[in-house]
RNA sequence: CGCCGAAUCCCACCUCACCGAGAGAUGGGAACGGGGGAACCAAGUUUCCUGGGGCGAACCCACCUAGUGGGAGCGCGACUCCUUUAGCGCCAGCCCGACAGCUAACCCCGUAGGCCGACGAAGGAGGA
Numbered sequence: 001c002g003c004c005g006a007a008u009c010c011c012a013c014c015u016c017a018c019c020g021a022g023a024g025a026u027g028g029g030a031a032c033g034g035g036g037g038a039a040c041c042a043a044g045u046u047u048c049c050u051g052g053g054g055c056g057a058a059c060c061c062a063c064c065u066a067g068u069g070g071g072a073g074c075g076c077g078a079c080u081c082c083u084u085u086a087g088c089g090c091c092a093g094c095c096c097g098a099c100a101g102c103u104a105a106c107c108c109c110g111u112a113g114g115c116c117g118a119c120g121a122a123g124g125a126g127g128a
Base pairs, nucleotide, nucleotide: 001117002115003114004113008030009029010028011027012026014024015023016022031111032110033109034108035107036106041101051099052096053095054094055093059071060070061069062068063067073090074089075088076087079126080125081124082123083122084121085120
């Protein structure tokens, strides 16, 4: 300079520093993201059992004994977006706590964490 991801920006005030204009705490706002929640519609399959549900791309099938393969899905490439294609990588983890379909009004929550990536191509649109 960039990448995954919603995870960024602004204002006020205080503290620490400082010739440089930064860092942190608190409060508020914007933006982005997620959940709950009527009617109508849809649907029962639960009462501790093979429960149910949420975030996320992270699901399904087969072999098989803990990994491999296939399909679906996701990400990358230096102006941005869409489609296609080649290559490479991922296909995890966590949470709620008996409970939630959709869902206007309304209500609630998050703004983390992790990387050293990349310097392929075609078509279309836009911008500079």
A computed fold for a 128-nucleotide RNA from a soil metagenome, annotated as c-di-AMP riboswitch aptamer (ydaO/yuaA leader).
RNAcentral holds the sequence, with entries from MGnify.